[in-house]
């Protein structure tokens, strides 16, 4: 200098004019059940975000249900330590993936020895696997010639079993090599064998176990022993541990017209009367009562609602892009002044804390790689 990684921050600035919403004060007008309410004018003050978004989690708050405990169903979470009410965050660990690197990223309970289940196609064989090609054929079988022996015959020879050899590959043995596959029951070498094989041994890998060291812990390092040597999927059911009632500010609370409907009072009987009891409930009303609708207020905030204010213009400054081209340079190239465009994503609606997603450009800090210079 260039390219990049991680973390944090900003989200154009200042001034003027006009405008919008809330609230407070003053003043004027109107209404009033005298508590106030509505409107005009003037002034003060407040007025979007890091995500206000998605509404995915956790809470506050409110109502309903249960008001104690347990079981079942359904759902969620799942390595370790710390913080936190929780969601979650920070740091670390095991196992993977990407990058030369800084670093980014996936996943995490279960020895899958509780049980069930799954694995297309290919392949001989994929669940306590299998023999297609191949290797062998020790043992038995079949065939061949040879050697010696026994019996018979005067003899050529005939019969018998035996021994090793050669051939076949029928029985049988093997799983080394080939081949299929995402995956084929450890790998390499030596021995061994008829051929082979952890069959034996050495080393390596894995598993189990024992001992020691480190760490709060997940875990890790070292060593010994056991030939122990098939695995994958629980993001399939399942099992284990812990947690979970539902709805949401259109929650919910208060005040309360008009119309309609409901209850009471005024009725009859018992009775001198009241109280009280029983019966009747049809019509009517100045009346009284409660529920509840429209509407209003609260909930509700130093923005804040009832369909929703938080904006527009101008000037200057700043950043970026483009144009023009004075000028610099041998050239490649750089490029003042001026002009134009542009400054993202997006916008509260009960509040708070998280997560995720969107986002022009820039600043600060730490780090990596490449090149150049000293």
């Nucleotide at each position: 200098u260039g390219a990049g990684c991680c973390g944090g921050c900003c989200a154009g600035g200042u001034g003027g004019c006009c405008g919008c919403g809330g609230u407070c004060c003053g003043u004027c007008c109107g209404c009033u059940c005298c508590g106030g309410c509505g409107g005009g004018c003037g002034g003060g003050u407040c007025g979007a975000g890091g995500a206000a978004a998605g509404u995915c989690c956790g809470g506050a708050c409110u109502c309903c249900a249960c008001a104690g405990g347990g079981c079942a169903a359904g759902g969620g979470u799942g390595c370790u330590g710390g913080c936190g009410a929780g969601a979650g965050c920070c740091a670390g660990g095991a196992c993977g993936g990407g990058g030369u690197g800084a670093c980014c990223u996936g996943c995490c309970g279960g020895u899958a020895c509780a049980g069930g289940g799954c694995a297309a196609c290919a392949g001989a064989g994929a669940g306590c696997a299998g023999a297609c090609c191949g290797c062998c054929g020790a043992u038995g079988g079949c065939g061949g010639g040879g050697c010696a022996c026994c019996g018979g015959g005067c003899g050529a020879c005939c019969g018998g079993g035996g021994c090793a050899c050669c051939g076949c590959a029928c029985a049988g043995g093997c799983a080394a090599g080939g081949g299929u596959g995402a995956a084929a029951c450890g790998g390499u070498g030596c021995g061994g064998u008829a051929a082979g094989a952890g069959c034996g041994c050495a080393c390596c890998a894995g598993c189990g176990u024992c001992g020691g060291g480190g760490g709060c812990g997940a875990c890790u390092c070292c060593g010994g022993c056991g030939g122990c040597u098939c695995g994958g999927c629980a993001a399939c059911c399942c099992c284990c541990a812990c947690c979970c009632g539902g709805a949401g500010c259109a929650a919910g609370g208060c005040c309360a017209a008009g119309c309609g409907a409901g209850g009471g009072a005024c009725g009859g009987c018992c009775g001198g009367c009241c109280c009280g009891g029983c019966c009747a409930c049809a019509u009517g009303u100045c009346c009284c009562c409660a529920g509840g609708u429209a509407g209003g207020c609260c909930g509700c905030a130093a923005a804040g609602a009832u369909g929703g204010a938080u904006g527009g213009c101008c000037a200057c400054c700043g950043g970026g892009c483009g144009g023009c081209a004075a000028c610099c340079g041998c050239a490649a190239g750089g490029g003042a002044c001026c002009c134009g465009c542009u400054c993202a994503c997006a916008g509260a609606a009960u509040c708070c804390g998280g997560c995720u997603u969107a986002u022009c450009g820039g600043c600060c800090g730490g780090c990596u790689c490449a090149c150049c210079g000293u």
Molecule: Bacterial RNase P class A
Organism: Acidimicrobiales bacterium